A computed fold for an 88-nucleotide RNA from Sedimentibacter hydroxybenzoicus DSM 7310, annotated as c-di-GMP-I riboswitch aptamer. The RNAcentral record of the sequence draws on Rfam. Its mean pLDDT, the model's own confidence on a scale to 100, is 80. The source organism's lineage runs through Bacteria, Bacillota, Tissierellia, Sedimentibacter and Sedimentibacter hydroxybenzoicus.
RNA sequence: AAUUAACGAGGGCAAACCUAUCGAAAGCUAGGGACGCAAAGCCAUGAAGUCUAAGACAUUUAUAUGUUAUGACCGUUCAGCUGCAAAA
Numbered sequence: 001a002a003u004u005a006a007c008g009a010g011g012g013c014a015a016a017c018c019u020a021u022c023g024a025a026a027g028c029u030a031g032g033g034a035c036g037c038a039a040a041g042c043c044a045u046g047a048a049g050u051c052u053a054a055g056a057c058a059u060u061u062a063u064a065u066g067u068u069a070u071g072a073c074c075g076u077u078c079a080g081c082u083g084c085a086a087a088a
Base pairs, nucleotide, nucleotide: 004088012037013036017032018031019030020029022027035075041081042080046078047077048076049073050072051071055068056067057066058065059064
């Protein structure tokens, strides 16, 4: 230094749900709250996957229906970047 990775210490993040803001929605942000997490840190302009469908397009007399991401999710997986402590 690399890999695997235990005990302990100091800490960190925060699911569901509730309240408020924003948003067409999915969802985001803030506060509360903890199911969990050793990368639950970053990255959605790396790939796959999932959610939504405002607008657009198609059908329709119309209502409406369908398709579509340029909107989201990294706490779905893989890849990439970075990182605290630390026995053997």